[in-house]
Molecule: FMN riboswitch aptamer (RFN element)
Organism: soil metagenome
RNA sequence: CGGGACUCGGUGCAAUUCCGAACCGGCGGUAAGGCGCGAAAGCAGCGUCAAGCCCGCGACCCGGCCACAUCCAGUGGCCGGUGGACCUGGUGUGACUCCAGGGCCGACGGUGACAGUCCGGAUGGGAG
Repeated sequence: CGGGACUCGGUGCAAUUCCGAACCGGCGGUAAGGCGCGAAAGCAGCGUCAAGCCCGCGACCCGGCCACAUCCAGUGGCCGGUGGACCUGGUGUGACUCCAGGGCCGACGGUGACAGUCCGGAUGGGAG
């Protein structure tokens, strides 16, 4: 240093929360794609970018222990747990990564009405 996104319409007293359409995608790994490099060439090499739903991590949440504080509430450290979502077709030796199409997912608390997108913890924490 280190996270993005509600625009139009509908219903309604009331919704950026519902309905129709729209919009967004953290970090590491993997890679047949893209771009670049060398005087040139190759079925070779190197660099770089490339997955929300493949593997793993973080955030949120839960628990244990310890320390501080102690009227209650709490704060911090360490350890552990939990932890969302993809299919079909194509190419090919090889693809859950490419191409085409159609889908799906998104912590907790708040709210006049149910929130990935508003407000809050957070001027925080954090993979890296």